[in-house]
Context: one part of a larger RNA
């Protein structure tokens, strides 16, 4: 390489959009590039193979044949792939309709709570722990009542509930805006799938500039614990957490399961839409789309998966090939930096 694989053994890019490429629905005609057949030419000799001959045999030498699976030209075939033309509607899309949703962006706003400040009441403790101490408090704390400020997060509802490609999204209102599902018609007429490069998005932490800073809290300080305690526990506390703009581009970015399509027993819950039935006040049946649990066939090394497949198939992409060395070195590209991406070998078991 071939082959075999990728839920957990090595292996699905974190996710989308999309270029090239690969693959691609139904019918009819067309051409004849691929494909198939025939003929002609060529495919040197030797070698290989078959049948003979010569050295006593063999190796070796030698005659004949076959073969040289190829290439070119010409003539033909037209099922399949392809080309061109015409058409179709089952894929895909558009319009119309009433609904669902923490989908995204911006602005405004509400109440509870923590903290701080001001004022009142009030007096000796508060706080914290396994127990303590550091800490706070007679300069009046904790507690309690009234007022003010400010920041952050939105109890209940809340749900293997919903939405989103993923990351993710949760008070309320308004504006702008994306997507999906359903129902019935109408329209376009293969416009599709995948996707190397490319490009965009991408939790947390981190970085730059400027704000903000209530609570929490790396670092740090102190108190404990302990043989020690650079920890776990406690009292404090700065970056940070928040906002705007710009970087970073990584995660157990997980369903550890790429995307699309088709097919393959059932049972049961739930969300959204539709249809029908029925006692007419809350059920039943069917159906489409999602989201769960169980389960047959089948698959699997087993665990388990099982119409949301890890079953049976097709198309395209990505990735794997013993452990360590190592996601390291070197080089390149990217980054302000931290670092990221790509990514070996010696050696060793």
């Nucleotide at each position: 390489c071939u082959g075999g694989g990728c839920g957990u053994a090595a292996a699905g890019c974190g996710a989308g959009c999309g270029u090239a490429g690969g693959c691609u629905g139904u019918u009819a005609a067309u051409u004849a590039a691929g494909u198939c057949g025939a003929a002609u030419g060529u495919g040197a000799a030797a070698u290989c193979c078959c049948c003979g001959g010569g050295c006593u045999c063999a190796a070796c030498c030698u005659g004949g044949g076959a073969a040289c699976u190829g290439c070119a030209u010409u003539c033909g075939a037209a099922a399949c792939u392809a080309u061109u033309u015409a058409a179709c509607u089952a894929g895909a899309g558009u319009a119309u309709g009433g609904g669902a949703g923490a989908g995204g962006a911006a602005a405004g706003u509400a109440g509870a709570a923590u903290u701080u400040c001001c004022g009142g009441u009030g007096u000796a403790g508060c706080g914290g722990u396994g127990a303590a101490a550091u800490g706070c408090g007679u300069a009046g704390a904790u507690a309690u009542c009234g007022g003010a400020a400010g920041g952050a997060a939105u109890a209940c509802c809340a749900g293997u509930g919903g939405c989103g490609a993923a990351g993710g999204c949760g008070g309320c209102u308004u504006u702008c805006u994306g997507g999906a599902a359903c129902a019935a018609u109408a329209c376009u007429g293969a416009c599709g799938c995948u996707a190397a490069g490319g490009u965009u998005c991408g939790a947390a932490a981190g970085c730059g500039u400027g704000g903000g800073g209530a609570g929490c809290a790396a670092a740090c300080a102190g108190g404990a614990u302990u043989a020690g305690a650079u920890a776990c526990c406690c009292u404090g506390g700065u970056a940070g957490u928040c906002c705007a703009c710009g970087c970073c581009g990584u995660a157990a970015a997980c369903g550890a399961u790429g995307a699309g399509a088709a097919c393959u027993a059932g049972a049961u819950g739930u969300u959204g839409g539709g249809a029908g039935g029925a006692u007419u006040g809350g059920c039943c049946u069917c159906u489409c789309a999602g989201u769960g649990u169980c389960g047959c066939a089948g698959c699997u090394a087993a665990c388990g998966c099982a119409a949301u497949a890890a079953g049976u198939u097709c198309u395209c992409c990505g990735c794997c090939u013993g452990g360590g060395g190592a996601g390291u070195a070197c080089g390149a590209c990217c980054g302000c930096a931290a670092g990221g991406u790509u990514g070996a070998a010696a050696c060793u078991c």